[in-house]
RNA sequence: GAGGGUGUAGCUCAGUGGUAGAGCACAUGUUUAGCAAGCAUGAGGUAUUGGGUUCAAUCCCCAGUACCUCCA
Repeated sequence: GAGGGUGUAGCUCAGUGGUAGAGCACAUGUUUAGCAAGCAUGAGGUAUUGGGUUCAAUCCCCAGUACCUCCA
């Protein structure tokens, strides 16, 4: 330098053109002499950035950017 892939909650990841979820972690309650585990409830997301298409974009298209991979 060229090709391909991945950016979604604190972490690991799902998801689909109709307004975003799980597990773990965290907080509160319950339980315990206490801790852990269990149970219940809750908080937490400008979905990597900009633009385009569309009534509507996390999803489709274009460009950028970070990382991974591969070729040279």